Background
Lysine riboswitch aptamer from a Bacillota bacterium, 185 nucleotides, folded computationally. The coordinates come from a structure-prediction model, not an experiment, and the mean pLDDT is 79. It matches the Rfam family "Lysine riboswitch aptamer". For this family Rfam cites "The L box regulon: Lysine sensing by leader RNAs of bacterial lysine biosynthesis genes" (Grundy et al., Proc Natl Acad Sci U S A, 2003). About the family: Riboswitches are metabolite binding domains within certain messenger RNAs that serve as precision sensors for their corresponding targets.

[in-house]
Order: sequence, then C1' cells, then structure tokens
RNA sequence: GGGUGAGGUAGAGGCGCGAUUCGGCAUGAGUACCCUUGGGAGAACCGGAAAUCAAUGAACAAGAGGGAAGGGGCCUGUCGCCGAAGUCUGAGGUGAACCGUUAGCCUUAGGCUGGGCUUGCAUCGAAGAGGUGCAGGACUGUCACCGGUGAUGACCCUAGUCACCGGUGGAGCACUAUCUCACAU
Repeated sequence: GGGUGAGGUAGAGGCGCGAUUCGGCAUGAGUACCCUUGGGAGAACCGGAAAUCAAUGAACAAGAGGGAAGGGGCCUGUCGCCGAAGUCUGAGGUGAACCGUUAGCCUUAGGCUGGGCUUGCAUCGAAGAGGUGCAGGACUGUCACCGGUGAUGACCCUAGUCACCGGUGGAGCACUAUCUCACAU
C1' cells in the first nucleotide's frame, strides 16, 4: 500500500416510503335519517337471538319536502425515515348494543418483495378514486461479469484504476464512503 472477518457512523435510489391534520376540497349522496301522505304488523350486519324499536303506527311505496357523517382520496403544512414500507403464514390479545364468528386493531416468530409507473385478472371499497395479491411490460438505481471508447499509467507498450457506451445476470442481512478491532501477506 492493497486483502479477509467482525462491529460502528454517515449516505444514495425519486412522481421515494410511511405517519399525522392545523386547515381546505371533491366524492360518499340527494344515500342514511327527519317530515307529510298511503299502508297495517313486523323490523337484524355473517349466523342466531329481541333483552332494542314498533298500534304514541313496523316493513314497504310516493313527495316539483328537509337533509348529514365516518372510513377511503387530493392539496398544503409538520414529523419519522431509505426493509423506508407492504404483504403472507403461525401464536397470543382485543373485537361489530346480546351470543358466536369474522372484518378491523395490537404484540410476536418466520417467509417474500431493490424502487416508482403501467396492463390484465382477483379482492377490499359507493367508486372510472385508492389499496392489496398474482402474472406481464417497458423504465430506473446498485453490484458483478463480458465487450468497446477515452484518460491516467517514470519515455513507448502493458497490467491496474477512473469515466462513458452496449450486453447479460444477481439481490436490500445488499450498495457507496469512512472509522475501530483482529487476522494474514
């Protein structure tokens, strides 16, 4: 000076990921619900059930009567970040006025996915929004290998290194930079 292993720190991929709501917008939706008229005994989300509502009028229908909201989405701001995060399986807990079950939520173990966009199918959803899963498409970042061009390389040449172009392939426990310790040369 270069090398191997372990650990730490800081970074890069960009319509980058996620959370939050101070606030605003659209949608939800002329829906739920209320009122009037008719009607005349029932009414339940996945199942059961009525303890709840109902003759002080259920379901249902009509009205050129009134009329929401949550979840999800977008904008702005803020925060945490780059397995950011998402999802699958298992275990535990909680859990839809009652029982059961489940959606959903939380914790944990393991697996898969580098990333955004987009197409088809399926699913959640009110939805042509958005999310997720599977399969595909081009793109992009990173590393490795192969080929090429240029520069550098004590004169020439060459190894090596750097930058760019093209091709093929891999995966984030990765990649780049740097520090510490140990080992070997």